[in-house]
Context: one part of a larger RNA
C1' cells in the first nucleotide's frame, strides 16, 4: 500500500415531528375608483436592519359595544411608562390619512420639477397652511368669426365617463400544431391568443314562436329524446330539433291613430319639433255609444324577527411507600356524558386546560325582509264608417356568415352591393317551390329566479405530501440572472423548562480540559436521530 477489526471526523441519508402546502365538500359573500382605488415610493419606534400594523394627528388618535389583568406586535436584553377612575386585545363606526399611481394645474427619466387664482394667518414684502385650477361626454345657460341672419369655435354651472379585478359572461377580430394514418375541401375551432365592453352575474327572454288537423304558451338550465335524425373527400369527423321529465317561474313600457299645450320655419294654413294625456294588441287600439273609480302589483318611504361581522354559559377523579427526570401509564376505588371531535399540559388523560354537545348574546354597521299604514298601475260591454298599428325595412338578385346542415332539393336567420313593396281585402312562417289548411304579427324597448365561476371569507374532510416531498415560497416572487420581455433558488428541528454552561485552567483567539445545569452534553447553539461515499488514528495478517 492492500484487506479485516475497533475508535474517531467529516457528511446529511433515514426515522419521527409540523408552523406550511394540495385537494374536495359545505356555507356565506361577490365588485373598487375623482369623496382618488388597485398597487406603490418614502416615512413613523426611547434603541429598530427586516417584517407586520401605521401615515407628518405616522406599531397610532376618537366613540361605542365586548372582554376583565396584565400590557407597550414578530422580538430577546434594557430604559422610560400605560393600566381594576377597566388598559393591551377583539367587534362596529368616525377621524387622520406625506408622494407616486385612471393621476387629472403644467412638465417629467413614478414616487420629482415649476406654477397660477382665491382664503386664512398678520398691518405688510416674503413665509406657511387650506380650496380650486386636466380631457371627454351629456345637459342647461351665457358670448361669438370668415358672413347679413345663423352656426362652427369659445366660455360658465351641473351630472357623468376614464383606471383595477382571479375565473366567470357577452360582442369584435381569429391561428396553427395536430387528425385525415401524405394532403387540399374537411379537423383541430370559432379553440388559443388580442381588442372592446358589462356585473355579481353576464347572456337570453314575452312569439311575425313550435307544433300537425290535436293542440302548447317568454327565456335559462339539468335528465331523456340520442350518438338517433342528418351533415360529412358520405373519409376522418361533425352532430341536432320537436316531444317528455324536473329547476326556476313574470311579465312588463313605448312609436303611431286621437285630445291638449308649447315653440320653430317659410310663399298666412301648411309643415316640423317638443311637452302632457291616450294606447300597446292579431278575440288589437283610436273614435262613437252604455256602465264605472271598487279591489288593489311592481316600486317609494318604514321597518318587527331572523342572519352576519366581538363574544357569554358550558357536565364528571381522587389516592398510590408502583415505575421513572417528568404520570396522563400501572394499580384501586369512583364519577360525567345532547359533551368518549379535536388540541395541549414534562409520557399514552372523557372528568387538569382550551374546548366540544347543547344553550345564550349586540350599542353600532351590514343583509334579508313580515303584519299595520301612506302613495301609487292595469281594468267592462256594445258598435264597425273612418283613422293607427315600427320602410331603404320585408322581399329579390350576386358575395359571404351563421344554423348540427361543408350549395345541397336548402327552407329559417344576419348583411357587404344593388333593386325595392304590400300598409288589415294587409303581412310573415310551417325545410325549395304552389294550392288548400293551420299558427303567428318582424322592421323600438325593458325584465328577477333557476345557471357559470371562485381572486378573497368561514366551516369540515382526506386509503393527499411531509422539507430533493408538499405551492417556486422559512422576512420568496426574495438572493442571484438577464439590456429587456423574463427567468427564479438553497434554506425547517437543543431541550420539558434556558435551566444556552457562573468559576478554574491552556490559548492571541478559535477551540478545548475541569466545574455547574439537565433525565440525558457522544442534546452545547456548526445543537433530535445521525446511514454511505471520503478522510484520520491505533492494530492483525499480507506485500
Nucleotide at each position: 500500500g492492500g484487506c479485516g477489526c475497533a475508535g474517531g471526523g467529516c457528511g446529511g441519508a433515514u426515522g419521527c415531528c409540523c408552523a406550511g402546502g394540495c385537494a374536495c365538500u359545505g356555507g356565506a359573500g361577490g365588485c373598487c375608483g375623482a369623496a382618488g382605488a388597485a398597487g406603490g415610493a418614502c416615512g413613523c419606534g426611547a434603541u429598530a436592519a427586516g417584517c407586520u400594523g401605521c401615515g407628518a394627528a405616522a406599531a397610532g388618535c376618537c366613540g361605542c359595544g365586548g372582554g376583565g389583568a396584565g400590557g407597550a406586535g414578530c422580538a430577546a436584553a434594557u430604559a422610560u411608562c400605560c393600566c381594576u377612575c377597566g388598559a393591551u386585545c377583539c367587534g362596529c363606526g368616525g377621524a387622520u390619512g406625506u408622494c407616486c399611481g385612471a393621476a387629472u394645474g403644467g412638465g417629467g427619466a413614478a414616487a420629482c420639477c415649476c406654477g397660477c387664482a382665491u382664503g386664512a394667518g398678520g398691518a405688510a414684502a416674503c413665509c406657511u397652511c387650506a380650496u380650486g385650477c386636466g380631457c371627454c361626454g351629456c345637459a342647461u345657460g351665457c358670448c361669438c368669426a370668415a358672413u347679413c341672419c345663423a352656426u362652427a369655435a369659445g366660455c360658465a354651472u351641473g351630472c357623468g365617463g376614464g383606471g383595477g379585478g382571479a375565473a366567470c359572461c357577452c360582442g369584435g377580430g381569429g391561428a396553427a400544431c395536430u387528425g385525415a394514418a401524405a394532403c387540399a375541401u374537411c379537423u383541430a375551432a370559432g379553440u388559443a391568443c388580442c381588442c372592446g365592453g358589462a356585473g355579481g352575474a353576464a347572456a337570453a327572454g314575452a312569439a311575425a314562436g313550435a307544433a300537425a288537423c290535436a293542440u302548447c304558451g317568454a327565456u335559462u338550465c339539468c335528465g331523456g329524446a340520442a350518438g338517433u335524425a342528418g351533415c360529412g373527400g358520405c373519409g376522418a369527423g361533425c352532430g341536432a330539433a320537436a316531444c317528455c321529465g324536473g329547476a326556476g317561474g313574470a311579465g312588463c313600457c313605448u312609436a303611431a291613430a286621437c285630445c291638449g299645450g308649447c315653440g320653430u320655419g317659410c310663399g298666412u294654413g301648411c309643415a316640423c319639433g317638443c311637452c302632457g294625456g291616450g294606447g300597446u294588441a292579431a278575440u288589437g287600439g283610436a273614435c262613437c255609444g252604455c256602465a264605472a273609480u271598487a279591489c288593489g302589483a311592481a316600486c317609494c318611504a318604514g321597518g318587527a324577527a331572523c342572519c352576519u361581522u366581538a363574544g357569554g354559559g358550558g357536565a364528571a377523579c381522587g389516592g398510590c411507600u408502583u415505575u421513572g427526570g417528568g404520570a396522563a401509564a400501572g394499580c384501586c376505588g369512583g364519577c360525567c356524558a345532547u359533551a368518549g371531535a379535536g388540541g395541549g399540559c414534562g409520557a399514552g388523560a372523557g372528568c387538569c386546560c382550551c374546548g366540544u354537545a347543547c344553550c345564550c348574546g349586540a350599542a353600532a354597521a351590514g343583509g334579508c325582509g313580515a303584519g299595520a299604514g301612506g302613495g301609487g298601475a292595469c281594468a267592462g260591454c256594445g258598435g264597425g264608417a273612418u283613422c293607427c298599428g315600427g320602410a331603404g325595412u320585408a322581399c329579390c338578385a350576386c358575395g359571404g356568415g351563421a344554423c348540427a346542415c361543408g350549395a345541397g332539393a336548402a327552407a329559417c336567420c344576419c348583411u357587404g352591393u344593388g333593386g325595392g313593396a304590400a300598409g288589415u281585402c294587409g303581412g310573415g312562417g310551417g325545410g325549395a317551390c304552389c294550392a288548400c289548411c293551420c299558427c303567428c304579427c318582424a322592421a323600438g324597448g325593458c325584465u328577477g329566479a333557476a345557471u357559470a365561476c371562485c381572486g378573497a371569507c368561514c366551516a369540515g374532510u382526506g386509503a393527499c405530501c411531509g422539507a430533493u416531498a408538499g405551492c417556486g415560497a422559512u422576512u420568496a416572487g426574495u438572493a442571484c440572472c438577464g439590456u429587456g420581455a423574463g427567468g427564479g433558488a438553497a434554506a425547517g428541528g437543543u431541550g420539558a423548562a434556558a435551566a444556552g454552561g457562573a468559576c478554574c485552567c491552556c490559548g492571541g483567539g478559535a477551540g478545548g480540559g475541569g466545574a455547574g445545569u439537565g433525565a440525558a452534553a457522544g442534546a452545547g447553539a456548526a445543537c433530535c436521530u445521525g446511514a454511505a461515499a471520503c478522510c484520520c488514528u491505533g492494530u492483525g495478517c499480507c506485500u
The part of an RNA shown here (large-subunit ribosomal RNA, domain I) has 543 nucleotides and comes from a Lachnospiraceae bacterium. Its mean pLDDT, the model's own confidence on a scale to 100, is 83. NCBI's taxonomy places the organism under Bacteria, Bacillati, Bacillota, Clostridia, Lachnospiraceae. RNAcentral holds the full RNA, with entries from ENA.